[in-house]
RNA sequence: GCCCGCCUAGCUCAGUGGCAGAGCAGCUCACUCGUAACGAGCAGGUCGGGGGUUCAAGUCCCCCGGUGGGCU
Numbered sequence: 001g002c003c004c005g006c007c008u009a010g011c012u013c014a015g016u017g018g019c020a021g022a023g024c025a026g027c028u029c030a031c032u033c034g035u036a037a038c039g040a041g042c043a044g045g046u047c048g049g050g051g052g053u054u055c056a057a058g059u060c061c062c063c064c065g066g067u068g069g070g071c072u
Base pairs, nucleotide, nucleotide: 001071002070003069004068005067006066007065010024011023012022013021018055026042027041028040029039048064049063050062051061052060
């Protein structure tokens, strides 16, 4: 330099163009002699940045950045 993948909650990851989700972690409550586990609930996101297409974009297109891999 060229090619391919990935970037979404604190972490690991889903998400078929129409209200952004799960597990774990966190907080509260319940249970318990007490703790953990189990149970119920709550909070937590400008979906890497910018632009475009569209009535509508996490999703499609372009540019940039980060990261992983391959080729030379």

Transfer RNA from a marine sediment metagenome, 72 nucleotides, folded computationally. The sequence is in RNAcentral, with records from ENA. Its Rfam family is "tRNA". It is annotated as a transfer RNA.